Predicted 3D model of a 158-nucleotide RNA (glmS glucosamine-6-phosphate activated ribozyme aptamer). The model forms 86% of the base pairs in the Rfam consensus. Rfam family: glmS glucosamine-6-phosphate activated ribozyme aptamer. Rfam classes the family as a riboswitch. Rfam describes the family as follows. This entry contains a glucosamine-6-phosphate activated ribozyme that is found in the mRNA for GlmS. GlmS is an enzyme that uses fructose-6-phosphate and glutamine to generate glucosamine-6-phosphate. The ribozyme catalyses self cleavage of the glmS mRNA that is thought to regulate GlmS activity.
RNA sequence: AAUUGAAUAAAAGCGCCAGAACUGCGAGCGUAGCCUGCAGUUGACGAGGGCAGAGUUAAUCGAAAUUUCGGCGGGUGCUCUGCGGUAUGCCAUUACCGAUAACGGUCUUACAAAACCUGAAAGUGAUUUUAGGGACAAAGUGGGCCAGAUGGACAAUA
Numbered sequence: 001a002a003u004u005g006a007a008u009a010a011a012a013g014c015g016c017c018a019g020a021a022c023u024g025c026g027a028g029c030g031u032a033g034c035c036u037g038c039a040g041u042u043g044a045c046g047a048g049g050g051c052a053g054a055g056u057u058a059a060u061c062g063a064a065a066u067u068u069c070g071g072c073g074g075g076u077g078c079u080c081u082g083c084g085g086u087a088u089g090c091c092a093u094u095a096c097c098g099a100u101a102a103c104g105g106u107c108u109u110a111c112a113a114a115a116c117c118u119g120a121a122a123g124u125g126a127u128u129u130u131a132g133g134g135a136c137a138a139a140g141u142g143g144g145c146c147a148g149a150u151g152g153a154c155a156a157u158a
Stems, first nucleotide, its partner, number of pairs: 014073004019069001020042007028034002045062003051082006083098005090152004104146005116133007
C1' cells in the first nucleotide's frame, strides 16, 4: 500500500422512487403551448408504541388538506411458543399483561408538530435547510372510585 474478514456506529411513522406532478438545458413540432432526450426536485405533520424466538402483513391515533396521489422495502402491530409479572405465602391451570408487567366501567386530568405568518442561507430553477412568532388534537397516559378465578399441597390462625 492493497485485499479479505469481524466488530461498532449510523433510519423505525422510518427509508426509497420505475408511475405521477414539477424544474433546468437541448432538439423537434401544427409555437401563450405540446412533445422528446439528458440532468434534477417533490413524494406523511406530529402523538403513541419494543421481554425472547418463530410466523404474518392493508400495524394505533388524531392534525393538515393541490401528490399526506400511486408504488416498493422495513417496522415497536397481531398470532403461536418460551420466560417473567399480577390475580392470597407456594405449585398447576386459566385470564390479563411485559421489569412503569390485569382487563374493564365511571369521574377527572397533563401533553404535539407540521400547517399558517415574518425572516436568513443554498440553488439558474423546481425546491431544500434554518431562526423567530403562533395556536389547536385524538388514541392513550396519570389520579379517584367500582371491580379481579379454579384446583392442589403445606403452613399458620380461630